SAM riboswitch aptamer (S box leader) from a soil metagenome, 94 nucleotides, folded computationally. RNAcentral holds the sequence, with entries from MGnify. Its mean pLDDT, the model's own confidence on a scale to 100, is 83. Of the family's consensus pairs, 97% are formed in the model.
RNA sequence: UUAUCAAGAGUGGUCGAGGGAACAGGCCCUAUGACACCACAGCAACCUGGUCGCCCGGACCAAGGUGCUAACUCCUGCCCUUUGGGGGAGAUGA
Numbered sequence: 001u002u003a004u005c006a007a008g009a010g011u012g013g014u015c016g017a018g019g020g021a022a023c024a025g026g027c028c029c030u031a032u033g034a035c036a037c038c039a040c041a042g043c044a045a046c047c048u049g050g051u052c053g054c055c056c057g058g059a060c061c062a063a064g065g066u067g068c069u070a071a072c073u074c075c076u077g078c079c080c081u082u083u084g085g086g087g088g089a090g091a092u093g094a
Base pairs, nucleotide, nucleotide: 001094002093003092004091005090010040011039012038013037014036018029019028020027023077024076025075026074041069042068043067046065047064048062049061050060051059052058073089078086079085080084
């Protein structure tokens, strides 16, 4: 810079008190052990490989490199014509 972000997918072990990006307000998770880390498993299909097709665009299969596996990116914050849309910020890929 650009694409996507309403779908999908968890068990075990270690640790031991906070955690949900930052600030504020909510709401929620958490000693029935959260968060984090490790192992295994899984989800998805951005890159990648393959087959087909092709002016361009693409369809399908696989799963090597990433990513992800509470809640819409948990919600709100700024703007608008306010059950919504846009912006900003953030996350992930290239």